[in-house]
Context: one part of a larger RNA
RNA sequence: GCCUGCGAGUUACCGUAUGUAGCGAGGUUAAGGGAUAGGAGUCCCGAAGCCGGAGGGAAACCGAGUCUGAAUAGGGCGAAUAGUUGCAUGUGGUAGACCCGAAGCCAGGUGAUCUAUCUAUGGCCAGGUUGAAGCUCAGGUAAAACUGAGUGGAGGACCGAACCCUAGUCCGUUGAAAAGGGCAGGGAUGAGCUGUGGAUAGGAGUGAAAGGCUAAUCAAACCUGGAGAUAGCUGGUACUCUCCGAAAUAGCUUUAGGGCUAGCCUUGCAUGGACAGACGCGGAGGUAGAGCACUGGUUGGGCUAGGGCCCUUCACCGGGUACCAACCCCAGAUAAACUCCGAAUGCCGCGUGUUAAUAUGCAGGAGUCAGACUACGGGUAAUAAGGUCCGUGGUCAAAAGGGAAACAGCCCAGACCGUCAGCUAAGGUCCCAAAACUAUGCUAAGUGGAAAAGGAAGUGAAACGGCGAAGACAGCCAGGAGGUUGGCUUAGAAGCAGCCACACCUUCAAAGAGUGCGUAAUAGCUCACUGGUCGAGUCGUUUUGCGCUGAUAAUGUAACGGGGCUAAGCAUAGUACCGAAGCUACGGCAUCGUCUUUGGACGGUGGGUAGGAGAGCGUUCCACAUACUGAUGAAGGUGAACCGGGAGGUUUGCUGGAGGGAGUGGAAGUGAGAAUGCAGGC
Numbered sequence: 001g002c003c004u005g006c007g008a009g010u011u012a013c014c015g016u017a018u019g020u021a022g023c024g025a026g027g028u029u030a031a032g033g034g035a036u037a038g039g040a041g042u043c044c045c046g047a048a049g050c051c052g053g054a055g056g057g058a059a060a061c062c063g064a065g066u067c068u069g070a071a072u073a074g075g076g077c078g079a080a081u082a083g084u085u086g087c088a089u090g091u092g093g094u095a096g097a098c099c100c101g102a103a104g105c106c107a108g109g110u111g112a113u114c115u116a117u118c119u120a121u122g123g124c125c126a127g128g129u130u131g132a133a134g135c136u137c138a139g140g141u142a143a144a145a146c147u148g149a150g151u152g153g154a155g156g157a158c159c160g161a162a163c164c165c166u167a168g169u170c171c172g173u174u175g176a177a178a179a180g181g182g183c184a185g186g187g188a189u190g191a192g193c194u195g196u197g198g199a200u201a202g203g204a205g206u207g208a209a210a211g212g213c214u215a216a217u218c219a220a221a222c223c224u225g226g227a228g229a230u231a232g233c234u235g236g237u238a239c240u241c242u243c244c245g246a247a248a249u250a251g252c253u254u255u256a257g258g259g260c261u262a263g264c265c266u267u268g269c270a271u272g273g274a275c276a277g278a279c280g281c282g283g284a285g286g287u288a289g290a291g292c293a294c295u296g297g298u299u300g301g302g303c304u305a306g307g308g309c310c311c312u313u314c315a316c317c318g319g320g321u322a323c324c325a326a327c328c329c330c331a332g333a334u335a336a337a338c339u340c341c342g343a344a345u346g347c348c349g350c351g352u353g354u355u356a357a358u359a360u361g362c363a364g365g366a367g368u369c370a371g372a373c374u375a376c377g378g379g380u381a382a383u384a385a386g387g388u389c390c391g392u393g394g395u396c397a398a399a400a401g402g403g404a405a406a407c408a409g410c411c412c413a414g415a416c417c418g419u420c421a422g423c424u425a426a427g428g429u430c431c432c433a434a435a436a437c438u439a440u441g442c443u444a445a446g447u448g449g450a451a452a453a454g455g456a457a458g459u460g461a462a463a464c465g466g467c468g469a470a471g472a473c474a475g476c477c478a479g480g481a482g483g484u485u486g487g488c489u490u491a492g493a494a495g496c497a498g499c500c501a502c503a504c505c506u507u508c509a510a511a512g513a514g515u516g517c518g519u520a521a522u523a524g525c526u527c528a529c530u531g532g533u534c535g536a537g538u539c540g541u542u543u544u545g546c547g548c549u550g551a552u553a554a555u556g557u558a559a560c561g562g563g564g565c566u567a568a569g570c571a572u573a574g575u576a577c578c579g580a581a582g583c584u585a586c587g588g589c590a591u592c593g594u595c596u597u598u599g600g601a602c603g604g605u606g607g608g609u610a611g612g613a614g615a616g617c618g619u620u621c622c623a624c625a626u627a628c629u630g631a632u633g634a635a636g637g638u639g640a641a642c643c644g645g646g647a648g649g650u651u652u653g654c655u656g657g658a659g660g661g662a663g664u665g666g667a668a669g670u671g672a673g674a675a676u677g678c679a680g681g682c
Stems, first nucleotide, its partner, number of pairs: 001682006011095013026051003032045005055062002065077004098236002101233001105226006116200009125190001127159003130155001134151006163187003168183004202218001204214003239616006249262005263368002265365007274358001278352006289341001290339002295335002299331004304325001306324002308321004371396010401412003416588004421584003427578003430563003436575007448565001454549002458546010475533005481506003486500003512527001516525002589606007617671001619668006628660002636655008
């Protein structure tokens, strides 16, 4: 891992609701007893007790009333009758209470054959090295001290086997081993190692102290018991079909992943159209917007108090001011906590009308309290987030189908079943891949098929303006002068460093006291301006369509799903077609309503998680049942055909070899794929 078997809402009592049966102003017996073969069962006794039949009050007490009260007032609770017993089902309570699961707590015991420490008594430590004290002799001294040589053999001394140990590293990691092996390393006469016997234990021991060790277990051992501890937590919870169908919110909560009440779902009964939607009429309101009349903040100008600075004055007074600036005036803006104003929606009320969706009350049963994205209105955040918090709608959740390549939350659309029929939605119609053409434009960028500020003689459309056959624009040829080197400044300043003036004047077809380059300054080149040549448009501004640039990322094209496309791109208009579980057609099933001649007809409905309600299938046992069935072959196994909407059922072949048990009822150890389920087999 697979297969087979086992594996979870039970039972008792007490409430409560519904259903059903009996009796009914009553209902009912309990223990116990009697009859019968009877300790099963059945029948009969047995009102003790319980519920109901009257309530109110704290009570005395009164009583269809009573309590409060001074009250014959008001008010509170009552009265104007239906219960009760059994059974079944739903649900609540008390019990382990659907099942499995802790870590733990307490009690009584068992352990020191492992290990920690201690204790008694034994054992063990190759070999080598060093050479303390003491002693002897010699020297030395008054005697000592002291010095030397020898002897001696001390030491938690040295090196190093046995023995004991483990700081490092490699291997081993379903190991050779539930702690080892290799290499290297430490101690090795000591606080040494070790045999045997003994002592100390569970909040206790022992500990050269690591929370270490106390039998492969230790921040409190192990065994048994309390015990099915508790688990607001996780997991699991078994046949079928039908009808309806949520919530992820509010308030409170030592509450936040739990609860309680309400909200939303379901079932029954009652009311009977009371609800929602539509239309009409009538209302309240201060949002969007707008506005500046208030409250704030705010820009420019005017006017003008006050202040600053300057002038003047001995001082007062006075004057000036491109300084600051209140009020006031003009103009322009601003606000969630501003409003002289002010919608659309929404909300409330009344009325009208009807095919249908409802609504309200009482009662039984729930589940839900982690929501997600999307559009719009906001807060928060950074006018960030697949962020977070509200409001309104949608979808998902609990929704399959078609589209978006793929893609819970986007677009279309809500799957009762069947059909090799039709029409459509979104989205599409060159090929992959069902279906396409017409017309007029645009785009040249593979733009389409990602992006901004900014940039550009890309190109289309529209409008306006200047110049133009009295010849424009561009090119080419020629001219572009004189007073004068204007004045000033300056070393110089001559059109061209700078300053001043500038409609300077003259000659002209035209020519600036000069557009740029240039020189030290001149010079030189050039422009404006003019003539010629040429011969038809040219220059500019604004709006707008489609493009270009800006444009850089990690395995490999990779920013159309792909191929590929210049239309198979974009815009406008039109006509076809494809396209879904939508709609239609035909057949069938179920359910609700209405009608009904009870046959049915007509109309509506039938996606669904949590969850509510209903109807069924099957298993084991019991009664009827000594029925019936079975060796002319039961159950079981394994195939087949048929029946049923399904769980399932019937018949039958083969196998099997002795039981099975319709139907109607009853009772449950009643249905398995999941629980890191349990046991066995492989």
Molecule: large-subunit ribosomal RNA, domain II
Organism: Sediminispirochaeta bajacaliforniensis DSM 16054